Record summary
The prediction has a mean pLDDT of 75. This is a predicted structure of an 87-nucleotide RNA (Glycine riboswitch aptamer). It was read from a public genome assembly, where an Rfam model found it. It matches the Rfam family "Glycine riboswitch aptamer". Rfam's curators write: This family represents the bacterial glycine riboswitch.

């Protein structure tokens, strides 16, 4: 000085499933029945890895989360700053 690698930050876009019942009750809370999968978590396994280690899905499961708006949300896009890496 630097496009592609990681990360952190704002700033935009973002699916699925309950406005169930009861607790006096709009919401939070507790019971309870019935869903969702795209925080997190765990399983398998395609591939990567020469072997061991070991990494690894949007597939599975539903612990944990959600299930009118809100709020959060994986993942994508933009734009700051760092780190590595290259010159």
């Nucleotide at each position: 000085a630097u496009a592609g690698c990681c990360c952190a930050g704002c700033c935009g876009g973002g699916a699925g499933a309950g406005c169930g019942c009861g607790g006096a009750u709009a919401g939070a809370c507790c019971g309870c029945c019935g869903c969702c999968g795209a925080a997190g978590g765990a399983g398998c396994a395609a591939u990567c890895g020469c072997c061991c280690c070991g990494a690894a899905a949007a597939c599975u499961c539903u612990c944990a989360g959600g299930c009118a708006c809100c709020c959060g949300g994986a993942c994508c896009g933009g734009c700051u700053g760092g780190g590595g890496g290259u010159c």